Small-subunit ribosomal RNA, central domain from an uncultured prokaryote, 347 nucleotides, folded computationally. The coordinates come from a structure-prediction model, not an experiment, and the mean pLDDT is 85.

[in-house]
Context: one part of a larger RNA
RNA sequence: UUGGGCGUAAAGAGUGCGUAGGCGGUUUCUUAAGCGUGGGGUGAAGGCCAUUGGCUUAACCAAUGUAAGCCCCGCGAACUGGGGAGCUUGAGUGCAGGAGAGGAAAGCGGAAUUCCUAGUGUAGCGGUGAAAUGCGUAGAUAUUAGGAGGAACACCAGUGGCGAAGGCGGCUUUCUGGACUGUAACUGACGCUGAGGCACGAAAGCGUGGGGAGCAAACAGGAUUAGAUACCCUGGUAGUCCACGCCGUAAACGAUGAGCACUAGGUGUCGGGGUUGUAAGACUUCGGUGCCGCAGUUAACGCAUUAAGUGCUCCGCCUGGGGAGUACGUGCGCAAGCAUGAAACUC
Numbered sequence: 001u002u003g004g005g006c007g008u009a010a011a012g013a014g015u016g017c018g019u020a021g022g023c024g025g026u027u028u029c030u031u032a033a034g035c036g037u038g039g040g041g042u043g044a045a046g047g048c049c050a051u052u053g054g055c056u057u058a059a060c061c062a063a064u065g066u067a068a069g070c071c072c073c074g075c076g077a078a079c080u081g082g083g084g085a086g087c088u089u090g091a092g093u094g095c096a097g098g099a100g101a102g103g104a105a106a107g108c109g110g111a112a113u114u115c116c117u118a119g120u121g122u123a124g125c126g127g128u129g130a131a132a133u134g135c136g137u138a139g140a141u142a143u144u145a146g147g148a149g150g151a152a153c154a155c156c157a158g159u160g161g162c163g164a165a166g167g168c169g170g171c172u173u174u175c176u177g178g179a180c181u182g183u184a185a186c187u188g189a190c191g192c193u194g195a196g197g198c199a200c201g202a203a204a205g206c207g208u209g210g211g212g213a214g215c216a217a218a219c220a221g222g223a224u225u226a227g228a229u230a231c232c233c234u235g236g237u238a239g240u241c242c243a244c245g246c247c248g249u250a251a252a253c254g255a256u257g258a259g260c261a262c263u264a265g266g267u268g269u270c271g272g273g274g275u276u277g278u279a280a281g282a283c284u285u286c287g288g289u290g291c292c293g294c295a296g297u298u299a300a301c302g303c304a305u306u307a308a309g310u311g312c313u314c315c316g317c318c319u320g321g322g323g324a325g326u327a328c329g330u331g332c333g334c335a336a337g338c339a340u341g342a343a344a345c346u347c
Base pairs, nucleotide, nucleotide: 004318005317006316007301008300012315014200015199016198017197021193022192023191025087026086027085028084029083030082031081033080034079035076036075037074038073039072040071041070042069049065050064051063052062053061054060090190091187092186093185094183095182096181097180102176103175104174105173106172107171108170109153114148115147116146117145118144119143120142124135125134161168162167205246206245207244208243209242210241214240215239219235220234221233222232257314258313259312260311261310262309265292266291267290268289269288270287271286272285273284274283275282276281296303297302320347321346322345329340330339331338332337
């Protein structure tokens, strides 16, 4: 390269936006680049291949023929491409609506934990499998009142909702993104994908400055044990929180890239619309989210209109296990490290 694959065997980039490129709806006119076809030129000799012939055969030798490719001249129905003019169903805009923990900032609220002050009150509290460390007669635990401070928002809560993913949950206000439904007024293919690139990206971690209630790596002590650098208990610092700046990774998972089209149904739920009905509801339609299930598919498990089915387009990735996500080089980073990424050797 041909070919085969990527839910679980190796393999979908964490996610988006988008450059180049690749691919691209419908009608008509044109062009003849691709494509098809005819002719001509070239295609050295030798070799290959085919058909004959010559050495008894073969090897060997000879003759004839053929080819891909490139160039030139014509012709051409369709298809692809280029150019012109249109179209509206793809895409987008407008208008009218309702839904939502989508994002950012500010303010507010109650419950609980802890601490402080004061009152009542007295000998225990706490903790465990059992204990002990610990706290407490300098008055703890319990209880009442007041205060401080930080963090998180019970119930509602739902295989409910929103977001590209990470993720998002008390209430109010302000600013702001997207999706959905209806309509069909406007644009008229403006589309899909996307190497590089750019942006976002849980937790932990890092820098500077704040904050610090609870929890809690490290650490200390008490237990357990043969030991116990653990599991259990009592404490406890980074951290967890905020602002700004880094880091750029996760079982970043649906372990399933994105888009379009097609292919039985049933049932639940969320957000809209239509018809019908007094209403409850029934029927229907669009978008989401679940379960079950046919055809089909799969090695099986399973998937099954939210496909892992049937097709097309574009991107990413895989090619036995270990060595190894290591070494080296390079780039990025304050560092931690991340990205890219081998080989020897070995089975």